[in-house]
């Protein structure tokens, strides 16, 4: 970061499955993505305890920011 090139991933929905739940995994699907590859240490959001709150535990990287690795090479 281009009306490039060769690639890649896969939102929601649906089906199955794991979980107390958020949600994860597989299939199907293709909203989109220049890192929508990886990392949960920061912030945010959501789950549990829980009527409310602190703490704690688990989740989200396709919420933001950051770290790190990678394809191509026009301006």
């Nucleotide at each position: 970061g281009a009306u490039a090139a060769g690639a890649g991933c896969a939102a929601a929905a649906c089906c199955a499955u794991a979980g107390a739940g958020a949600u994860g995994u597989g299939g199907c699907g293709u909203c989109g993505c220049a890192a929508a590859g990886c990392c949960a240490a920061g912030g945010g959001u959501g789950c549990u305890c829980a009527a409310a709150a602190u703490a704690a535990g688990g989740a989200u990287a396709g919420c933001c920011g950051g770290g790190u690795u990678g394809c191509c090479g026009a301006a």
Predicted 3D model of a 75-nucleotide RNA (c-di-GMP-I riboswitch aptamer) from a soil metagenome. Its mean pLDDT, the model's own confidence on a scale to 100, is 83. It matches the Rfam family "c-di-GMP-I riboswitch aptamer". About the family: GEMM was predicted in a large-scale screen for bacterial structured RNA regulatory elements.